[in-house]
Context: one part of a larger RNA
Formats: sequence, structure tokens, C1' cells
RNA sequence: CACCGCCCGUCACGUCAUGGGAGCUGGCAACACCUGAAGCCGGUAGCCUAACCGUAAGGAGGGCGCCGUCGAAGGUGGGGUUGGUGACUGGGACGAAGUCGUAACAAGGUAGGUGUACCGGAAGGUGCGCCUGGAUCACCUCCUU
Repeated sequence: CACCGCCCGUCACGUCAUGGGAGCUGGCAACACCUGAAGCCGGUAGCCUAACCGUAAGGAGGGCGCCGUCGAAGGUGGGGUUGGUGACUGGGACGAAGUCGUAACAAGGUAGGUGUACCGGAAGGUGCGCCUGGAUCACCUCCUU
């Protein structure tokens, strides 16, 4: 490159990340219950027993066994949290020359915007209220020449 301008949304195509999603599948830390090794501790009617006591029988003490508390690991269960994946689905970003219209920018050809409600392929339209960041015309007040 200055209206043969600018510009909005749907739709189509491509790429990327992302939300939802019947589910599927991992991690992590806890919790409840079950089971419970070693070992410490506690108990002990059984068995064993050199040092001590006793002439002896036996006793004391000790050991084993058994029982219990604690207890690693394991199992079961319902939750928590955090990843991956998932038919399908939602919008988003981006991408020289795609489609439909033309909403906005000039009074943009119905001024625009805004909250809300309803409606519509899409921009959007309509109703009600509000704003001027509206042009034009008229009037009022004020300022400058």
C1' cells in the first nucleotide's frame, strides 16, 4: 500500500498442547483386621542340671521346653493421594492465498456498549434497564478570538 481500507464468527483442512470420560493399569504414605521369624522382657504345673547349701534325700540357682507382651516380613480389606492409558467428547492456540455471510470501525448504512432473558448456520437479533467512551439539529450555561 490510506474504504477497491479494516475487520468478526460458524464451517472445512493440518499441527500442537489441554479439560471431561465407561473404564483399564502403576507408584506412594497411612489405617483396620489376620498370621507372626529372630530377639529382649514377663510367667511357668513339665524335663535336664558340674561348681553353692546339705552326710544323704533334697534345696537354691541355672538351662531346655511351653505360655504371654512387644515385634520385622507376609496376607486380606475399604478408603486417601499421585501418575500412565482410554472408545467417545469439549473448547483452546497456531497455520500466504478454502466456505458462508457482514456483526464492529464513518451516524459502518438499525449509534455503539453493557447486565439480563429468549431466539438464531454464524457473526448476531429482539425485549427490559443502565452508560456515553454517540454523530446531527435546536436550546441553555461557560470559555477564547

The prediction has a mean pLDDT of 84. Predicted 3D model of a 145-nucleotide part of an RNA (small-subunit ribosomal RNA, 3' minor domain) from an uncultured bacterium. The RNAcentral record of the full RNA draws on ENA.